[in-house]
A computed fold for an 84-nucleotide RNA from an uncultured Paenibacillaceae bacterium, annotated as c-di-GMP-I riboswitch aptamer. Its mean pLDDT, the model's own confidence on a scale to 100, is 82.
RNA sequence: UAGCGAAGAGGGCAAACUAUUCGAAAGGAUAGGACGCAAAGCUACAGGGGCUUCUUCUACAUGAAAAGCCAGCCAGCUGCACGU
Numbered sequence: 001u002a003g004c005g006a007a008g009a010g011g012g013c014a015a016a017c018u019a020u021u022c023g024a025a026a027g028g029a030u031a032g033g034a035c036g037c038a039a040a041g042c043u044a045c046a047g048g049g050g051c052u053u054c055u056u057c058u059a060c061a062u063g064a065a066a067a068g069c070c071a072g073c074c075a076g077c078u079g080c081a082c083g084u
Base pairs, nucleotide, nucleotide: 003084004083005082012037013036017032018031019030020029021028022027035072041077042076043075047074048073049070050069051068052067053066055065056064057063
């Protein structure tokens, strides 16, 4: 420096759910709480995929557009500790 990662050491993050709050919603924030995670760090216009519908069009069922959301779905970028 690079690859890999069991058991461990020191640690880190925090699902569901609950309370408060923002949002039309998906969902976000804060606190509690731990299902799990060796990247559960960052990135949503690098890419794929998924979700929502205040708005617009429409054949008014819905589909499309557009806007928004999800990275703990795949992925891209970056990286700490220890071991090998």